RNA sequence: AUCCGACAAAGGCAAACUCCUCGAAAGGGGGGGACGCAAAGCCACGGGCCUACCGGAGUCGUAGAGACUCCAAAGGCAGCCGGGCUGCCGAA
Numbered sequence: 001a002u003c004c005g006a007c008a009a010a011g012g013c014a015a016a017c018u019c020c021u022c023g024a025a026a027g028g029g030g031g032g033g034a035c036g037c038a039a040a041g042c043c044a045c046g047g048g049c050c051u052a053c054c055g056g057a058g059u060c061g062u063a064g065a066g067a068c069u070c071c072a073a074a075g076g077c078a079g080c081c082g083g084g085c086u087g088c089c090g091a092a
Base pairs, nucleotide, nucleotide: 004090005089012037013036017032018031019030020029021028022027035079041085042084043083045082046081047080048077049076050075055071056070057069058068059067060066
């Protein structure tokens, strides 16, 4: 130094739920709260998953308005997996 990861030390993060807030939604930010986490720090690059305002196709409707169904990320998730970058501690 790399791998590795302890009933170690010092610290760190914070799921569900809840309140406020932004968003069409998924989801994000903040407060409370701890299920967990050695990268649960950062990056949507590959896979995957979630959502569908706008858009496309269709159905109902004379038509329009409208409703519904399907498709579709350019929107998300880093606490789904892989990958990249960075990093605290040091028993075996």

A computed fold for a 92-nucleotide RNA from Candidatus Fraserbacteria bacterium RBG_16_55_9, annotated as c-di-GMP-I riboswitch aptamer. Model confidence (mean pLDDT): 89 of 100. Taxonomically the source falls in Candidatus Fraseribacteriota (Bacteria, Bacteria candidate phyla).